[in-house]
RNA sequence: UAUUCAUCCAGAGCAGCCGAGGGACUGGCCCGAUGACGCUGCGGCAACCUACGUAGGUAAGGUGCCAAUUCCAGCAGGAACAACCUGGCAGAUGAAGU
Numbered sequence: 001u002a003u004u005c006a007u008c009c010a011g012a013g014c015a016g017c018c019g020a021g022g023g024a025c026u027g028g029c030c031c032g033a034u035g036a037c038g039c040u041g042c043g044g045c046a047a048c049c050u051a052c053g054u055a056g057g058u059a060a061g062g063u064g065c066c067a068a069u070u071c072c073a074g075c076a077g078g079a080a081c082a083a084c085c086u087g088g089c090a091g092a093u094g095a096a097g098u
Base pairs, nucleotide, nucleotide: 003096004095005094006093007092008091013042014041015040016039017038021031022030023029025074026073027072028071043066044065045064048062049061050059051058052057070090075087076086077085078084
């Protein structure tokens, strides 16, 4: 890294450092010098793997996550003044796997 499967309308933030962009891409819309993003520490959420358990479950371990539904849309179809609905693409995470 190809590929496969599952999930993505729930949940969970403080401090220190840094200093200008960040939210994957494009458009929109947001966040950001009242310091975002990132890093570190601590804390927490969750239950994919795992462990225990007959099971409902529990959470020590491996990940993951802690603004906004994956922030919304992108492609196709339906409906329609519109809002909207369904499926898909893309992306993320986990478990397999070459």
SAM riboswitch aptamer (S box leader) from Megasphaera elsdenii DSM 20460, 98 nucleotides, folded computationally. The source organism's lineage runs through Bacteria, Bacillati, Bacillota, Veillonellaceae and Megasphaera elsdenii. The coordinates come from a structure-prediction model, not an experiment, and the mean pLDDT is 81.